[in-house]
Context: one part of a larger RNA
Molecule: large-subunit ribosomal RNA, domain IV
Organism: invertebrate metagenome
């Protein structure tokens, strides 16, 4: 020096991206006592405070055992709980093993799955919600096919798409695309139909060309439809300080973002401004709205429990640190 492992003056996060690691917590024992919140279960062992061992009397209750006026009484023995005295040690759950806590918000309801071998997670996936399709030889899937699963099920069934517990709600817009729904028009294939015109013949024929008209689905068309793909506006005036515009005027659009949130997992400008934490806070909470570029099942907003989850903070506690220092082991290093 590397690697594990003990200890440590004073101070205790000053270390660092972050308390990473390590210490601490004395521990589902027995008593007390326990807060916001809240789906009334829960949080909760919240949180914090005693207590704890042995030795000797007493008393109650218990289990057994003998009496005996069976409503009683005795004993020694089992347990329990109380009570009073006393005894030791620094320490009595004496050892080992066995929770650190608390505040504050994002995310994700939750147990619960995953990148076997850098990612466990705010991704899945989940009950709930809705929407589309399927009437049974279902629809979907596999297979040229027989056949099969869907199912020895029957719309309270199956199959697909989205969302994601709960609450409290889900606005406009159908012009595009799409999916539906339409016995009328138009367009439109082979096929039918056979006008006309060619070629050849002395002629009959034979070959040709092929117009009118009749004909699916589709496309046009004409409606519908957003828990379908999606989208959800500019300019300029305007009020008796000032500033701002409830209010008017124009363009354009299918319709110009409604409720709630809002510098946010989303704000570029930004370390926006204000308050609160600190002595000092790019980070956190809590307001504000000037959303570069938030928004309603690509859900929106809130939410108690839950989390090896993000973020900030406090108690405790400590070699992380100021700053290191001693030990142990097993290497390093020397002979073999």
């Nucleotide at each position: 020096c590397u690697a594990u492992g003990u200890u440590u003056a004073a101070g205790g996060a000053a270390c660092u991206c972050g308390g990473c690691a390590a210490a601490a917590c004395a521990g589902c024992a027995g008593g007390c006592g326990u807060a916001a919140c809240u789906u009334c279960g829960g949080g909760a062992u919240a949180a914090g405070c005693c207590u704890u061992g042995c030795c000797u009397g007493c008393a109650u209750c218990u289990u057994g055992u003998g009496a005996u006026u069976u409503a009683u009484c005795a004993u020694u023995a089992u347990g329990a709980u109380g009570u009073a005295g006393g005894c030791c040690g620094c320490a009595g759950c004496g050892a080992a093993a066995g929770a650190g806590c608390u505040c504050a918000u994002g995310c994700a309801a939750c147990u619960g799955u995953u990148u076997a071998c850098c990612a466990a997670a705010a991704a899945c996936a989940c009950a709930g919600g809705u929407c589309c399709g399927u009437g049974c030889u279902a629809a979907g899937u596999c297979g040229u096919a027989a056949g099969a699963c869907g199912a020895u099920g029957u719309a309270u069934a199956c199959g697909g798409g989205c969302u994601g517990a709960c609450u409290c709600c889900u606005g406009c817009c159908c012009a595009g695309u799409g999916c539906c729904a339409g016995a009328a028009g138009g367009u439109u294939a082979c096929g039918a139909g056979g006008a006309u015109g060619g070629g050849u013949u002395c002629a009959c024929g034979c070959c040709u060309u092929g117009a009118a008209u009749c004909u699916a689905a589709g496309c046009c068309c004409u409606g519908g439809u957003g828990a379908a793909c999606g989208g959800c506006g500019g300019c300029c005036g305007u009020a008796a300080c000032u500033a701002u515009a409830a209010c008017g005027g124009u363009c354009c659009u299918a319709a110009g973002g409604u409720a709630g949130c809002g510098a946010a997992a989303u704000u570029c400008c930004u370390u926006g401004u204000c308050u609160g934490g600190u002595a000092a806070g790019u980070u956190c909470a809590g307001a504000c709205c000037c959303g570069c570029a938030c928004g309603a099942a690509u859900g929106g907003a809130g939410u108690a429990a839950u989390g090896a989850u993000g973020u900030g903070a406090g108690c405790a506690c400590u070699g992380u640190c100021u700053c290191a220092a001693a030990c142990a082991u097993a290497g390093a290093c020397c002979c073999g």